[in-house]
RNA sequence: CUCUUAUCAAGAGCAGGCUGAGGGAAUUGGCCCUAUGACGCCCAGCAACCGACCUUUUUGAUCUAUGUUCCAAUAAAAGGCACGGUGCUACUUCCAACAGGAUGAUAUUAUUCAUUCUGGCAGAUGAGAG
Numbered sequence: 001c002u003c004u005u006a007u008c009a010a011g012a013g014c015a016g017g018c019u020g021a022g023g024g025a026a027u028u029g030g031c032c033c034u035a036u037g038a039c040g041c042c043c044a045g046c047a048a049c050c051g052a053c054c055u056u057u058u059u060g061a062u063c064u065a066u067g068u069u070c071c072a073a074u075a076a077a078a079g080g081c082a083c084g085g086u087g088c089u090a091c092u093u094c095c096a097a098c099a100g101g102a103u104g105a106u107a108u109u110a111u112u113c114a115u116u117c118u119g120g121c122a123g124a125u126g127a128g129a130g
Stems, first nucleotide, its partner, number of pairs: 001130008013043001016042003022033003027097004044089003049085003053080006093122001098119008
């Protein structure tokens, strides 16, 4: 970088420290944050995707001449923990852009506008593969 898959409306710094001018991915439009100090780094915190560990339930390899019971490898499910790998900590992924539906308004159908819903595109993060 590409592909597959899961998640993306919850949570986390109303005075932490350093730095010092931009930032909310990209394009356009909107709406915002920002010298009462953004972005970033450190620290702190949040969550629990992957691994490890613990508990419960189911399974039941091996062992046995055979059967049953005990023990219990493995596998699965549920829960816990926060040790390791990430991630995250303004605004729904800040909102819209493309397609379709519903409702309302102007209008005979159409069309246009507004609101809302669904899907798609794009993106972010984890896990797996190349």

A computed fold for a 130-nucleotide RNA from Pseudalkalibacillus salsuginis, annotated as SAM riboswitch aptamer (S box leader). Taxonomically the source falls in Pseudalkalibacillus (Bacteria, Bacillati, Bacillota, Bacilli). The coordinates come from a structure-prediction model, not an experiment, and the mean pLDDT is 78. It was read from a public genome assembly, where an Rfam model found it.